[in-house]
A computed fold for a 348-nucleotide part of an RNA from an uncultured prokaryote, annotated as small-subunit ribosomal RNA, central domain. Model confidence (mean pLDDT): 85 of 100. The full RNA is in RNAcentral, with records from ENA. Its Rfam family is "Bacterial small subunit ribosomal RNA".

Context: one part of a larger RNA
């Protein structure tokens, strides 16, 4: 192992693709493999179980039923297979708009720093809760022009877009995913989930070769303190940045797997169509994303409430007292640091 359940009590895999299974639209027909009825064989006695009887009762005995199974047969066909023929609402295509920080490459920009050069100009600057360590008459800070360098891209920015997740913001070419809206022409169930496998995967670490403005683990040094291996300050080197290759984990969260179909509303917004309208706005009506509040229902309560944690099906992962422990130990991935799988004694 049934059940029960997974937003905050234990528990939703980090995310996608998709194999094998699982599951699966609408109408007719065949079929009878599941399903269901009946029949017949067999299911050893003993024992169970039950109905009755026998020893004063029990136990114990008898004696009928029963033994859900299997296998043949012989008939239903609603359902489920299978199997043929059609359908077009699911899915996919075509067409014609569209809306974007989706993504990969190059190439430009302005402001800000920071360092150099050159000019003014002089005794302070810095820093802090006060100060010091620093920096500075070899002329700092301040301030002018000019040069060079690397990372980031103010306003616009939104309860706002994009993406599968991680996660994307200056402009601009190239290339290239994906999405919605509409027309209903095309294919006819081609669908949904997904075990295993593959890709993808923030920081941070790793390996090489570049780069290094700025910030900054380590690490010096001042300070504070009873001490101060810290909070504050001055410096500062890995790394932050590029290019390849690795690692593969995060409160990788909406702490909510994915699909579908039903079930009150109100109010933003963002991307389309239509209808009003002379037009453009408003305003009404639909389809798609994002948010608020809310009916029912739900819930231990917070709260979810057509974006459901509501009512239902399907497929898939987890969970099933703390602690020992996400630990040993064996497998395996990994250059390592480590990841994945994952116990048990033994206490409470």
């Nucleotide at each position: 192992u049934u059940g029960g359940g997974c937003g905050u009590a234990a528990a939703g895999g980090g995310u996608a693709u998709g194999u094998a299974g699982g599951u699966g639209g609408a109408a007719a027909g065949a079929u009878c493999a599941g399903u269901c009825a009946g029949u017949u064989g067999u299911u050893a006695a003993a024992u169970g179980a039950u109905a009755c009887g026998g020893c004063u009762u029990a136990a114990c005995c008898g004696u009928g039923u029963u033994u859900u199974g299997c296998a043949a047969u012989u008939g239903a066909u609603a359902c489920u297979g299978u199997u043929u023929u059609u359908c077009u609402u699911g899915a996919g295509u075509a067409c014609g708009a569209g809306a974007g920080g989706g993504g990969a490459c190059g190439g430009u920009g302005g402001a800000a720093u920071a360092u150099u050069u050159a000019g003014u100009g002089u005794a302070g600057c810095g820093g802090u809760g006060g100060a010091a360590u620093g920096c500075g008459u070899a002329g700092a800070u301040a301030u002018u022009a000019a040069a060079u360098a690397g990372a980031a891209c103010a306003c616009c920015u939104g309860a706002g877009g994009c993406g599968a997740a991680g996660g994307c913001g200056a402009c601009u070419g190239u290339c290239u995913g994906g999405c919605u809206c509409g027309u209903a022409a095309c294919u006819g169930a081609c669908a949904c989930u997904g075990a295993a496998a593959u890709a993808c995967g923030a920081a941070a670490g790793u390996a090489u070769g570049g780069g290094u403005a700025g910030c900054a683990a380590a690490c010096a040094g001042g300070a504070u303190u009873a001490g101060a291996u810290a909070c504050c300050c001055u410096g500062g080197u890995a790394g932050u940045c590029c290019a390849u290759a690795c690692c593969g984990u995060a409160a990788a969260c909406g702490a909510u797997g994915g699909a579908u179909a039903c079930u009150a509303g109100g109010u933003g917004u963002c991307g389309g169509a239509g209808g009003c309208u002379u037009a453009a706005c408003c305003c009404c009506u639909u389809c798609g994303g994002u948010g608020c509040c809310g009916u029912a229902g739900c819930u231990a309560a917070c709260g979810c409430g057509u974006u459901a944690a509501g009512u239902a099906u399907c497929c898939c992962g987890c969970c099933u007292g703390g602690g020992g422990a996400g630990u040993a130990c064996g497998a395996u991935c990994g250059c390592a640091a480590g990841g994945u799988u994952g116990a048990a004694a033994c206490u409470c």